This is a predicted structure of a 71-nucleotide RNA (transfer RNA) from a Thermoplasmata archaeon. Taxonomically the source falls in Thermoplasmata (Archaea, Methanobacteriati, Thermoplasmatota). Its Rfam family is "tRNA". The family's RNA type in Rfam is transfer RNA. The coordinates come from a structure-prediction model, not an experiment, and the mean pLDDT is 85.
[in-house]
RNA sequence: GCGCGGGUGGUCCAGCGGCAAGACCCAGGCCUUCCAAGCCUGAGACGCGGGUUCGACUCCCGCCCCGCGCA
Numbered sequence: 001g002c003g004c005g006g007g008u009g010g011u012c013c014a015g016c017g018g019c020a021a022g023a024c025c026c027a028g029g030c031c032u033u034c035c036a037a038g039c040c041u042g043a044g045a046c047g048c049g050g051g052u053u054c055g056a057c058u059c060c061c062g063c064c065c066c067g068c069g070c071a
Base pairs, nucleotide, nucleotide: 001070002069003068004067005066006065007064010024011023012022018054026042027041028040029039030038047063048062049061050060051059
């Protein structure tokens, strides 16, 4: 340099054009003599810029970052 895959809360990971799901963590509550466990509730995210579209995490282009391969 070229090709392929990926980038989503603090962490891991779903989501094939129409409200961003779940687990762990965190906060509050229930329970318990207390703690842990368990149960309930809540906060918290789409790498950046542009384009297409009524509507983009999703499709297209460029860039950045990570991984694999080729040279």